This is a predicted structure of an 87-nucleotide RNA (Glycine riboswitch aptamer) from Sporomusa sp. An4. The RNAcentral record of the sequence draws on Rfam and Ribocentre. The organism belongs to Sporomusa, within Bacteria.

[in-house]
RNA sequence: AUGAUGGUUGCAGGAGAGAUCGCUUAAGCGGCGCCGAAGGAGAAAGUGCUUUGUCAAACUCUCAGGCAAAAGGACUGUAACCGGACU
Numbered sequence: 001a002u003g004a005u006g007g008u009u010g011c012a013g014g015a016g017a018g019a020u021c022g023c024u025u026a027a028g029c030g031g032c033g034c035c036g037a038a039g040g041a042g043a044a045a046g047u048g049c050u051u052u053g054u055c056a057a058a059c060u061c062u063c064a065g066g067c068a069a070a071a072g073g074a075c076u077g078u079a080a081c082c083g084g085a086c087u
Base pairs, nucleotide, nucleotide: 001087006082007081008080009079010078011077012076013075018032020031021030022029023028033067034066035065039063040061041060042059046054047053
């Protein structure tokens, strides 16, 4: 000098499932019915050890969250910043 993995932020896109019933009308509480792409949990192959560790998801479970709009939203693209691997 270059500037990787990673992290933060902004912008854009972003699914699913009852505007269900009652209390009292959005929120809140309770009931029944559902959804999975915040978060969380589970374990495979493999691998290690000779003892039973390690190990993933968009899979599974729904604790949480959600089921008009709004908000949120994994993930994708893009821009900036932090950082500083390799050369």